[in-house]
RNA sequence: AGAAAGCAGCUACUAACUUACUAACAAAACGGAUGCGGGGGGCCCAAUCUACUGGGGCGUAUUCCGGCACAUUACCGGAAAGGGAACUUCCAAUCCCGAGCCCGUCAGCUAACCUCGUAGGCAUCUGGAAGGGCACAC
Repeated sequence: AGAAAGCAGCUACUAACUUACUAACAAAACGGAUGCGGGGGGCCCAAUCUACUGGGGCGUAUUCCGGCACAUUACCGGAAAGGGAACUUCCAAUCCCGAGCCCGUCAGCUAACCUCGUAGGCAUCUGGAAGGGCACAC
């Protein structure tokens, strides 16, 4: 340097490092700082009236139709926008999601600046084509 067979988790911004406690290792608190992600925040630009059911943020998670109900909400079913499926991309097939939470009357964009989070939940092993990564035997 090459390297068959083989190996590689998913969702998500949510990862790696340092570190008390310990005989020591492992795990790893508070904290730190790197990376990644979110919010607030000038000029300029945008917007600019009145009323109504205030308004806004994270997120794929928003809308429509029907049923039950009969003010409605909730609940049930279906469909579409959108999102995910195991190294990556493309094609096909199949399956799944299409939630929830937060701010508190207040926020357009936004340089400097300020500030917050770095979790949780679960598994995969369909087909074809192309292209990579790791590295043992050799």
Annotation: A computed fold for a 138-nucleotide RNA from a Desulfuromonadaceae bacterium, annotated as c-di-AMP riboswitch aptamer (ydaO/yuaA leader). The model forms 92% of the base pairs in the Rfam consensus. The source organism's lineage runs through Bacteria, Pseudomonadati, Thermodesulfobacteriota, Desulfuromonadia and Desulfuromonadaceae. It was read from a public genome assembly, where an Rfam model found it. Its Rfam family is "c-di-AMP riboswitch aptamer (ydaO/yuaA leader)". The literature on the family includes a 2004 paper in Proc Natl Acad Sci U S A by Barrick et al., "New RNA motifs suggest an expanded scope for riboswitches in bacterial genetic control".